The prediction has a mean pLDDT of 84. The part of an RNA shown here (small-subunit ribosomal RNA, 5' domain) has 529 nucleotides and comes from an uncultured organism.
Context: one part of a larger RNA
């Protein structure tokens, strides 16, 4: 000099865009952060209308809350950096050793049955959390049977080829499915689902070369250890696991041990080489009170799921039960230090749904903080008797200083008031043109018109009116280093980045006047280059 997620001191007008617990992966009150589908299913409280009534209530129609079965989602999105020196990451490859829900394309199917179970009713136990027994019911829930173009397994023949790759033939075995809605000429048709197979897309698993910390005052380390055979296990290779056999494997090119640390794109600095760093944003990884475990599932060994143990906390009728903010706000504590218990799903994106739509602390916004960067303003012109006052003075005067006053002007900002966008694309619905296919209709494909919806917010911006009106500080002035005098003090009080100042004329301390620098900031401290 430059930089910063900064903090501290003094000061502080506005706007835009960013950023904001670096400390205790410490503990958390409260609210919200993952639901959705009635076009899968049985059902249905309430309310409205109406009818009957023995006045208790009951029936019909409409409305349809809550709960339940079932499906999809909850593995995404969001947070954090504890652990990890490792194929964790980066980069380049491999997978002839693999999986992939939803989505797209192609192809073949969707036949016929059965038994349950929640909800519900009845009853019982319990303070609660909740649990148990009996009865009875539905499905796209569950289970057989039939069928099998492919696929799979076994045997066998064969072509190409790069280990279990891509194909072809014969034969045997064995494995599927679900309906809903709409239309109908009542036969079916359409559509969304469902099942088998192939390809793609996307995502993931595994393997390998190379690369990136410190310590030798850590020199030896290793028993599933290293390899083989056989088996188990996995989507898949493999000591991944097991049995047996062999005795190997790593290391001075630093094994092992210890310390430290998430890695990268990047960011800071530097002419570069390099050095430092890994906040925000993006990619990957790891974690979710601590430790362990599996279940479900296409996918988790699962932050707002389950089980066990532990610590902590809450409730309790003492028998027992409940909880996990490293989601968004917020609280306590710690600390030099870091924000609102805000608004909205209008936009973008996500989940579910045929759709309308519902949910979404993702996100879009607003709030607080000069924390940073950038921009604007605090007025402009004229104005000498160089006014007054201050300061200095050799008492001539000098300086503050065109500075002020005064005159003329402007209105960025500000105040008041009026107007006022863009962000909204379209969806459903309605009207309509064309097309494919059909015996018809709904439907399908390509368009056109119309058509609701704004949190921010009466915001941005614009018009009118008013009046210089609402707006300047901080550091420094011995040399380095730009800017000097007076007074006070007297090695005192104090200053200080280095050299050094202060002991009676201090340009170095304190005050004043003046000057320099930067400016809504200016200095100091910490840290890196």
């Nucleotide at each position: 000099g430059a930089a910063c997620g900064a903090a501290c001191g003094c000061u502080g007008g506005c706007g835009g865009c960013g950023c904001g617990u670096u400390u205790u992966a410490a503990g958390c009150a409260u609210g919200c952060a993952a639901g959705u589908c009635g076009a899968a299913c049985g059902g249905g409280a309430u309310c409205a209308u109406u009818c009957c009534u023995u006045c208790g209530g009951g029936g019909a129609u409409g409305u349809g809350a809550g709960a339940g079965u079932g499906g999809c989602g909850a593995a995404c999105g969001g947070g954090u950096g504890a652990g990890u020196a490792a194929c964790a990451c980066g980069u380049a490859g491999g997978u002839g050793a693999u999986c992939u829900a939803c989505c797209g394309c192609u192809u073949g199917g969707c036949g016929g049955g059965g038994g349950a179970u929640a909800g519900c009713c009845c009853a019982u136990g319990g303070a609660a959390a909740c649990a148990u027994g009996g009865g009875g019911u539905a499905a796209u829930a569950c289970c057989g049977c039939a069928u099998a173009c492919g696929a799979c397994c076994g045997a066998u023949c064969u072509g190409c080829u790069g280990u279990g790759g891509c194909g072809g033939g014969u034969u045997g075995g064995g494995g599927a499915a679900a309906g809903g809605c709409g239309c109908u000429u009542a036969g079916g048709c359409g559509u969304c689902a469902c099942c088998g197979a192939g390809c793609g897309a996307u995502g993931a698993g595994c393997c390998u070369g190379c690369g990136g910390c410190u310590g030798a005052u850590u020199a030896g380390c290793u028993g599933g250890u290293u390899g083989g055979u056989a088996g188990g296990g996995u989507a898949a290779c493999g000591g991944c696991c097991u049995a047996c056999c062999a005795a190997g494997g790593c290391a001075a090119c630093g094994a092992u041990c210890a310390g430290u640390a998430g890695c990268c794109g990047g960011c800071c600095u530097g002419a570069g080489a390099g050095g430092g760093u890994g906040a925000u944003c993006g990619g990957c990884c790891a974690c979710a009170c601590u430790g362990g475990g599996a279940c479900u599932g296409a996918g988790a060994u699962a932050c707002g799921g389950c089980c066990c143990a532990g610590a902590c906390a809450a409730c309790u009728a003492c028998g027992g039960u409940u909880g996990g903010c490293a989601g968004c706000a917020g609280c306590u504590a710690a600390g030099a230090a870091u924000c609102u218990u805000c608004c909205g799903c209008a936009a973008u994106g996500g989940a579910c749904g045929a759709a309308a739509g519902u949910c979404u602390g993702a996100c879009g916004g607003a709030g607080c903080g000069a924390c940073g960067c950038c921009g604007c303003g605090u007025g402009g012109g004229c104005g000498a008797u160089g006014a007054a006052g201050g300061c200095c003075g050799u008492g001539a005067g000098g300086u503050u200083g065109u500075a002020a006053a005064g005159c003329c002007c402007u209105u960025u900002u500000c105040u008041a008031u009026c107007g006022g966008a863009g962000g909204a694309a379209u969806a459903a619905g309605c009207c309509u043109g064309g097309g494919a296919g059909g015996g018809a209709a709904u439907g399908c494909c390509c368009g056109g018109g119309u058509g609701a919806u704004g949190a921010c917010g009466g915001u941005a911006c614009g018009g009118u009116a008013g009046g210089a009106a609402u707006a300047a500080g901080c550091c420094c002035c011995g040399g380095c280093u730009a800017a000097c005098u007076c007074c006070g003090u007297g090695c005192c009080a104090g200053c200080a980045g280095c050299c050094g100042c202060g002991g009676u004329a201090a340009u170095a301390c304190g005050g004043a006047g003046g000057a320099u620098g930067c400016a809504a900031g200016c200095g100091u401290u910490a840290u890196c280059c």